This is a predicted structure of a 265-nucleotide RNA (Bacterial large signal recognition particle RNA) from Promineifilales bacterium (SeqCode). Lineage of the source: Bacteria > Bacillati > Chloroflexota > Ardenticatenia > Promineifilales (SeqCode). The gene name in the source record is ffs. The prediction has a mean pLDDT of 80. Rfam family: Bacterial large signal recognition particle RNA. Its family is annotated with signal recognition particle, plasma membrane targeting and SRP-dependent cotranslational protein targeting to membrane, signal sequence recognition in the Gene Ontology. It is annotated as a non-coding RNA gene. The RNAcentral record of the sequence draws on ENA.

[in-house]
RNA sequence: UCGUGCUAGACGGGGAGCUGGCGGUGCCCUGUACCCGCAAUCCGCCAUAGCGGGGUUGAAUUCCCCCUUUGAGGGCUAGCGCGCCCGAGACUGCCGGCGCCAAGCGGCGUUGAGGAUUGGGUCCUGCGCGGCAGGAGCUGUCGAACCUGGUCAGAUCCGAGAGGAAGCAGCCAUAAGGCAUCCCUCCUGGGUGCCGCAGGGUAGCCUGGUCUGAGCAGGCUGGUGCAGGCAAGUCGGGUGGUGCGGUUCGAUCUGGGGGGCACGA
Numbered sequence: 001u002c003g004u005g006c007u008a009g010a011c012g013g014g015g016a017g018c019u020g021g022c023g024g025u026g027c028c029c030u031g032u033a034c035c036c037g038c039a040a041u042c043c044g045c046c047a048u049a050g051c052g053g054g055g056u057u058g059a060a061u062u063c064c065c066c067c068u069u070u071g072a073g074g075g076c077u078a079g080c081g082c083g084c085c086c087g088a089g090a091c092u093g094c095c096g097g098c099g100c101c102a103a104g105c106g107g108c109g110u111u112g113a114g115g116a117u118u119g120g121g122u123c124c125u126g127c128g129c130g131g132c133a134g135g136a137g138c139u140g141u142c143g144a145a146c147c148u149g150g151u152c153a154g155a156u157c158c159g160a161g162a163g164g165a166a167g168c169a170g171c172c173a174u175a176a177g178g179c180a181u182c183c184c185u186c187c188u189g190g191g192u193g194c195c196g197c198a199g200g201g202u203a204g205c206c207u208g209g210u211c212u213g214a215g216c217a218g219g220c221u222g223g224u225g226c227a228g229g230c231a232a233g234u235c236g237g238g239u240g241g242u243g244c245g246g247u248u249c250g251a252u253c254u255g256g257g258g259g260g261c262a263c264g265a
C1' cells in the first nucleotide's frame, strides 16, 4: 500500500412544555434519515440517564468530540416606540342648554302693539227637529190536492115522489207565509247635523263690540356666567399584539482537528 473479516459507532435533529434531572410518546420547526412492543389521570432510566427484541451498514467524503463559518425556527424581556383594551374626567378642545349685560340687524304694529271690559262659538247635559241605518206596519200581488170559506159540473147518499143532504175537481176569495216599493205611519240605534230651545261652563283657542294709546315677541350676531354631555388631546392600569433592541436555546451548512482491532499479500 492492497485484500478479507470484526468491533466502536451510525441508521435524523432541535424548540417549548412536563420532570428532582435525562430521554421518549404527544405539540411545534427543519427535513426525509430501519422494523416490532411500551407510553400523558404517562412509559423507561439515573450525570455512563429511554427500556426490551431484531435488521442494514461499518473505520470511512459517511463516525466522533472540540474549535470555527452560517443562522431555519422557538422561548423570555422591569428597555424604547407604535397599536389595542379598560377606567378617570382636574386641564385644553368639541356639542348643545339656561341665565345676565350692552348694542345692533331683522319681524309684527296707528289698516291699532299691549292692557282692561263685555258677548258669542268651540266644550258638557237634557229636550226637540231633521237625516242615515235596521226592523215592523200599511198598500199591491202571489199563495192551501185534503185537515179554510163561498159556489159547487160530474158522480154519490136518503126518499114512492116532490125534494133534501154531504161534497171531489174547477172557479172566486182568503189564512200561515212569500215577493215588491217611491210615498205614508210606528219602533230602535249612533264619534249622525255650519239645526233649534234651555241649563251649565276652570283653563286654552277662534271671533265681535267698547275704552285707553306704543310697544310687543323673541330669530340672529357680541361678551359673560352656570351646570350637563362627549372623550380627540391628557392621566392611570393592562396586553410581547407589533417594529427595534437585549438575552437564551438552536437544526442545517463551511473549514480545521481526531480517527480502533485481527489475519494475509
Stems, first nucleotide, its partner, number of pairs: 001265006009057003012030004020046005034054005063258001065257003073249005079244004083239006091233002093230003097226005103221003107216002114212009123200006129193002132189006139180004148173004156165003